[in-house]
RNA sequence: UCGCGUGCUCUGGGGGCGGUGGAACUCCGCACCGGCGGUGAAAGUCCGCGACCCGGUCACCUCCAGUGACCGGUUGACCAGGUGGAACUCCUGGACCGACGGUCAAAGUCCGGAUGAGAAGCGCACGCAG
Numbered sequence: 001u002c003g004c005g006u007g008c009u010c011u012g013g014g015g016g017c018g019g020u021g022g023a024a025c026u027c028c029g030c031a032c033c034g035g036c037g038g039u040g041a042a043a044g045u046c047c048g049c050g051a052c053c054c055g056g057u058c059a060c061c062u063c064c065a066g067u068g069a070c071c072g073g074u075u076g077a078c079c080a081g082g083u084g085g086a087a088c089u090c091c092u093g094g095a096c097c098g099a100c101g102g103u104c105a106a107a108g109u110c111c112g113g114a115u116g117a118g119a120a121g122c123g124c125a126c127g128c129a130g
Base pairs, nucleotide, nucleotide: 003128004127005126006125007124008123010121016030017029018028019027031109032108033098034097035049036048037047038046044096045095053073054072055071056070057069058068059067060066078094079093080092081091082090100112101111102110
């Protein structure tokens, strides 16, 4: 220094103004935000990972409910031009997308589960091997 393993830590941003209305940070107009790894070159929209949600099996439980472990499923959205050796990643222009439950009226931005859980991953420590 590289590889493998174990443990630990960390691990998401955003509603400002106006309009309508009895009532909206939820509708309308203008705004605002963009997790982690990868990539010939920097990505919300490419390739993957994850929270959320759903199902199955097993265990605890007399059963239901519930909890836990494991396994599986689901999960959004981009084009044109330019530069360049190389860009769906940069620059210019115009678009688009965003879990579940709640709410006096519909939520990416408010409140809640959540001071939670947690994988991928960064980092640190230790071990093994060369």
Description:
The prediction has a mean pLDDT of 78. Predicted 3D model of a 130-nucleotide RNA (FMN riboswitch aptamer (RFN element)) from Nocardioides halotolerans DSM 19273. The model forms 100% of the base pairs in the Rfam consensus. Rfam family: FMN riboswitch aptamer (RFN element). About the family: The RFN element is a highly conserved domain that is found frequently in the 5'-untranslated regions of prokaryotic mRNAs that encode for flavin mononucleotide (FMN) biosynthesis and transport proteins. This element is a metabolite-dependent riboswitch that directly binds FMN in the absence of proteins. In Bacillus subtilis, the riboswitch most likely controls gene expression by causing premature transcription termination within the 5' untranslated region of the ribDEAHT operon and precluding access to the ribosome-binding site of ypaA mRNA.The FMN riboswitch structure, reported in present an FMN-bound six-stem junction, adopts a butterfly-like scaffold, stapled together by opposingly directed but nearly identically folded peripheral domains. It was read from a public genome assembly, where an Rfam model found it. The source organism's lineage runs through Bacteria, Bacillati, Actinomycetes, Nocardioides and Nocardioides halotolerans.